[in-house]
Molecule: transfer RNA
Organism: Candidatus Saccharimonadota bacterium
RNA sequence: GGACGAUUAGCUCAGUUGGCUAGAGCGCGUCUUUGACGUAGACGAGGUCAGAGGUUCGAGUCCUCUAUCGUCCA
Numbered sequence: 001g002g003a004c005g006a007u008u009a010g011c012u013c014a015g016u017u018g019g020c021u022a023g024a025g026c027g028c029g030u031c032u033u034u035g036a037c038g039u040a041g042a043c044g045a046g047g048u049c050a051g052a053g054g055u056u057c058g059a060g061u062c063c064u065c066u067a068u069c070g071u072c073c074a
Stems, first nucleotide, its partner, number of pairs: 001073007010026004019057001028044005050066005
């Protein structure tokens, strides 16, 4: 220098062919349960979907560029 892949909650990840409000597990907070802790249960907080631009009535999803990481080629 080139090719491919990844980037979504604090962490690990899903999100199907573009469609009504962006989700799960773990973690965190409150409450119930317990003598207390833990377990279990209920509720809740937490997101510029890496950044910018474009297409579209509508983008996490499609297109372009940039950034970071990984693998391969040279």